Background: This is a predicted structure of an 83-nucleotide RNA (c-di-GMP-I riboswitch aptamer) from a Bacillota bacterium. The sequence was found by an Rfam model in a public genome assembly. The organism belongs to Bacillota, within Bacteria. It matches the Rfam family "c-di-GMP-I riboswitch aptamer". Rfam links the family to the GO term cyclic-di-GMP binding. The model forms 95% of the base pairs in the Rfam consensus.
RNA sequence: AUACGAAAGAGGUAAACCUGUCGAAAGUCAGGGACACAAAGCCACAGGUCUAAAGCAAAUGCCAUGAUAGCUGGGCUGCCGUA
Numbered sequence: 001a002u003a004c005g006a007a008a009g010a011g012g013u014a015a016a017c018c019u020g021u022c023g024a025a026a027g028u029c030a031g032g033g034a035c036a037c038a039a040a041g042c043c044a045c046a047g048g049u050c051u052a053a054a055g056c057a058a059a060u061g062c063c064a065u066g067a068u069a070g071c072u073g074g075g076c077u078g079c080c081g082u083a
Base pairs, nucleotide, nucleotide: 002083003082004081005080012037013036017032018031019030020029022027035070041076042075043074045073046072047071048068049067050066055062056061057060
């Protein structure tokens, strides 16, 4: 430097759910809590998914400029171990 994650150590993150904050919502953030995760570290670039306030149409539809990195791909960075 590259590939890999069988076993191990040190540490890390934290699903559902509960409480509170912000938000129109999806959801975010904080505390509690652990289903899991070797990038579950960072980035909405491509696709997907969710939401639909405003807007457009008109009775319920369309629409991302909103959200999701713990949906997939891609980019950047990184601990330990093995080869």